[in-house]
Context: one part of a larger RNA
RNA sequence: CUGGGCUUAAAGCGUACGUAGGCGGAUCUAUAGGCAUCUUGUGAAAUCCCACGGCUCAACCGUGGAACUGCUCGAUGAACCAUAGAUCUUGAGGCAGGUAGGGGCUGUCGGAACGAUAGGUGGAGUGGUGAAAUGCGUUGAUAUCUAUCGGAACACCGAAGGAGAAAUCAGACAGCUGGGCCUGUCCUGACGCUAAGGUACGAAAGCGUGGGUAGCGAACGGGAUUAGAUACCCCGGUAGUCCACGCCGUAAACGAUGUGCACUAGAUCGAGGGGGGUUGAGCCGCUCUCGGUCGAAGCGAAAGUGUUAAGUGCACCGCCUGGGGAGUACGGUCGCAAGGCUAAAACUC
Numbered sequence: 001c002u003g004g005g006c007u008u009a010a011a012g013c014g015u016a017c018g019u020a021g022g023c024g025g026a027u028c029u030a031u032a033g034g035c036a037u038c039u040u041g042u043g044a045a046a047u048c049c050c051a052c053g054g055c056u057c058a059a060c061c062g063u064g065g066a067a068c069u070g071c072u073c074g075a076u077g078a079a080c081c082a083u084a085g086a087u088c089u090u091g092a093g094g095c096a097g098g099u100a101g102g103g104g105c106u107g108u109c110g111g112a113a114c115g116a117u118a119g120g121u122g123g124a125g126u127g128g129u130g131a132a133a134u135g136c137g138u139u140g141a142u143a144u145c146u147a148u149c150g151g152a153a154c155a156c157c158g159a160a161g162g163a164g165a166a167a168u169c170a171g172a173c174a175g176c177u178g179g180g181c182c183u184g185u186c187c188u189g190a191c192g193c194u195a196a197g198g199u200a201c202g203a204a205a206g207c208g209u210g211g212g213u214a215g216c217g218a219a220c221g222g223g224a225u226u227a228g229a230u231a232c233c234c235c236g237g238u239a240g241u242c243c244a245c246g247c248c249g250u251a252a253a254c255g256a257u258g259u260g261c262a263c264u265a266g267a268u269c270g271a272g273g274g275g276g277g278u279u280g281a282g283c284c285g286c287u288c289u290c291g292g293u294c295g296a297a298g299c300g301a302a303a304g305u306g307u308u309a310a311g312u313g314c315a316c317c318g319c320c321u322g323g324g325g326a327g328u329a330c331g332g333u334c335g336c337a338a339g340g341c342u343a344a345a346a347c348u349c
Base pairs, nucleotide, nucleotide: 004320005319006318007303008302012317014201015200016199017198021194022193023192025088026087027086028085029084030083031082033081034080035077036076037075038074041071042070049065050064051063052062053061054060091191092188093187094186095184096183097182098181099180103177104176105175106174107173108172109171110154114150115149116148117147118146119145120144121143125136126135162169163168206247207246208245209244210243211242215241216240220236221235222234223233258316259315260314261313262312263311266294267293268292269291270290271289272288273287274286276284277283298305299304322349323348324347331342332341333340334339
């Protein structure tokens, strides 16, 4: 190893693309490398096993046989694997016609709210809290009206909804652009699946350079509370939050559930297409795709799951092996840094 697992007990890489490798649809023909059967040579002796024998027995020893499951020469077989050739269409892809969408990028525009500035009205408070105070205010605040400027976010629609590989994506319009689904069954003809290394994308925070800064707001200052209050509450407020370019590469990056294919009761709701019954947007029913809920069988320790499987199988990858030490040290590598990735041991229970 044969013969374990990975939703929640340890365990699915954050996601995708893809190299090597592994695996791979139907039919026919050939070859004979694998494979099977037979066969040639070899597989030292001893050992092991069997039979008989020798030491009084046994251990031990002797003789004979078997075995040595391996390698190898040759022959035969042609189902399977492989190789070569040919054919096919159902896997995959393409083409044509439709179709839904916050999919992505860029630009332009809009209204509400907020803040600031200027002016008008007005004249003592306002703000805040459990209660207060700090704060703001007669150099006229708060309130209210007008004008101008600014940045950020887009109420209602809005949903159990939609799109995307994931991260994520929402005001309106325009331009550029990716993917999906349906119908036709027209074309190619296995072109496929997975994927070690690798490459790309990757929330928030953080970093570099240059902008921007309304609101919010780590740090920080002040006021309270309290025994104290390096907090919770209040008044301020810098980085940051925003933009451009470049890094970082991590999250409870979650469905805590890898990807693909096939098969295995249904019911119901929602989204997008296409037929049919029909005069018909109505109603009824069929079909494909996507998103949910409930459930048969089965599975599961149970919770639950259940055609969106955690059921039944196949292919390939990743990962786990008691708790702590520790996702740490050391080394390597990446990074401007912060740190990331890889990853132990002593010791201890």